[in-house]
RNA sequence: ACCCGGAUAACUCAAUGGUAGAGUGCCGGUUUUACAAGCCGGUGGUUAAAAGUUCAAAUCUUUUUCCGGGUA
Numbered sequence: 001a002c003c004c005g006g007a008u009a010a011c012u013c014a015a016u017g018g019u020a021g022a023g024u025g026c027c028g029g030u031u032u033u034a035c036a037a038g039c040c041g042g043u044g045g046u047u048a049a050a051a052g053u054u055c056a057a058a059u060c061u062u063u064u065u066c067c068g069g070g071u072a
Stems, first nucleotide, its partner, number of pairs: 001071007010024004018055001025043006048064005
């Protein structure tokens, strides 16, 4: 320099253009002498940034930033 993949909740990851979810975490309740585990409920997002297409974009297109890998 070029090519490929990735960036979404505090963390690890889903989501085939049509209401952004799960597990873990955190908070409360239940249970226990108490703690842990279990069970019930709650909490939590500018989907890396900017622009474009569309009635509608995490998703499609372009550019930029960062991370990982590959070729020379």

Model confidence (mean pLDDT): 83 of 100. A computed fold for a 72-nucleotide RNA from a Candidatus Iainarchaeales archaeon, annotated as transfer RNA. Its Rfam family is "tRNA". From the family's description: Transfer RNA (tRNA) molecules are approximately 80 nucleotides in length. By type it is a transfer RNA.